The prediction has a mean pLDDT of 76. This is a predicted structure of a 92-nucleotide RNA (TPP riboswitch aptamer (THI element)). It was read from a public genome assembly, where an Rfam model found it. Its Rfam family is "TPP riboswitch aptamer (THI element)". Rfam describes the family as follows. Vitamin B(1) in its active form thiamin pyrophosphate (TPP) is an essential coenzyme that is synthesised by coupling of pyrimidine and thiazole moieties in bacteria.
[in-house]
C1' cells in the first nucleotide's frame, strides 16, 4: 500500500397487521403491531416495498406458515483494531 473481518461513531433507510363490540384493556404472530430516547436494516439469496384484493396450507382471524424468490426495486461514510499479503528502509 492492498483486499477481508470485527467493533465504534456519525449519517441514512424501514414497518406497525389480525381478533375480542374495541377507546381503554386483553388475546395471536413477531426484533418491532405507532409516535419510541424503542426495534430492525444500510449492498443485500429478504430491513422493507412491488408483483399481490394473487397461489398452496393452517387458523378464531391475519403478510400465521410456505412457495413465488440468487424475480424487480431498496438506505454509507469516517476513523480504529485484528490477522493476511506485497513493497521500501535499517540492523544482525
Nucleotide at each position: 500500500g492492498c483486499a477481508a473481518a470485527g467493533a465504534c461513531a456519525a449519517a441514512g433507510g424501514g414497518g406497525u397487521g389480525c381478533c375480542g363490540a374495541c377507546a381503554a384493556c386483553g388475546g395471536c404472530u413477531g426484533a418491532g403491531a405507532a409516535c419510541a430516547u424503542a426495534c430492525c436494516c444500510u449492498c443485500a439469496u429478504a430491513a422493507c416495498c412491488u408483483g399481490a384484493u394473487g397461489c398452496a396450507g393452517a387458523u378464531a382471524a391475519u403478510g400465521c406458515u410456505g412457495a413465488c424468490g440468487c424475480a424487480g426495486g431498496g438506505a454509507u461514510u469516517g476513523a480504529c483494531u485484528u490477522g493476511g499479503u506485497u513493497c521500501u528502509u535499517c540492523u544482525c